[in-house]
RNA sequence: AUCUGAAAAAGGCAAACCACGCGUAAGCGUGGGGCGCAAAGCUACAGGGUCCAGCGCAUGCUGGAUAGCCAGUUGCCGGA
Numbered sequence: 001a002u003c004u005g006a007a008a009a010a011g012g013c014a015a016a017c018c019a020c021g022c023g024u025a026a027g028c029g030u031g032g033g034g035c036g037c038a039a040a041g042c043u044a045c046a047g048g049g050u051c052c053a054g055c056g057c058a059u060g061c062u063g064g065a066u067a068g069c070c071a072g073u074u075g076c077c078g079g080a
Stems, first nucleotide, its partner, number of pairs: 002080004012037002017032006035068001041073003047070002049066007
């Protein structure tokens, strides 16, 4: 550097749901919780997808959300 996640160590994150708060909404924050995750770290101003709102007869346009959909990028431990 490349490939890889069988067994292991040290740790990490945290779905649904519940409480409180924010938002028209999608959804988000904090606490509880733990379905799962080897990038469930980071990036929504590389790009695609999905979702919400407004506008439009409409192909759509504008704004927003999501990286735990794909993706981009960096990286711990073990194995080859």
This is a predicted structure of an 80-nucleotide RNA (c-di-GMP-I riboswitch aptamer). The prediction has a mean pLDDT of 84.